[in-house]
RNA sequence: GUACCUCGCUGGGGGAGCCACAGGCUGAGAUGGCGGACAGCGUGUCCGCCGACCCCAGGAACCUGAUCCGGCCAGCACCGGCGUAGGGAAGCGAGGGCUCAGCGGA
Numbered sequence: 001g002u003a004c005c006u007c008g009c010u011g012g013g014g015g016a017g018c019c020a021c022a023g024g025c026u027g028a029g030a031u032g033g034c035g036g037a038c039a040g041c042g043u044g045u046c047c048g049c050c051g052a053c054c055c056c057a058g059g060a061a062c063c064u065g066a067u068c069c070g071g072c073c074a075g076c077a078c079c080g081g082c083g084u085a086g087g088g089a090a091g092c093g094a095g096g097g098c099u100c101a102g103c104g105g106a
Stems, first nucleotide, its partner, number of pairs: 001098002004096007011056004017025003032050008062087003068081004
């Protein structure tokens, strides 16, 4: 010095499905806490902040196309396609590795 590895700090981005529903499945995660609005028998929906989890440019975290196409499943999930598609959130520090230079020795 660094297109490599590991870790940390700060900041940022993102989603929360399905069903055979006292519960179960897949998954990193399937909305845990507080506040507010609306509807309300129960309770539910939405919004904001915080939390868990994943992701931050070598960016399929996640969004759009998409109520998409093929396989598979009870369904979601999963596999392949779409996809060299269109979007999408980063800085700093420590250790190691590698490399460069100087000095000393043989």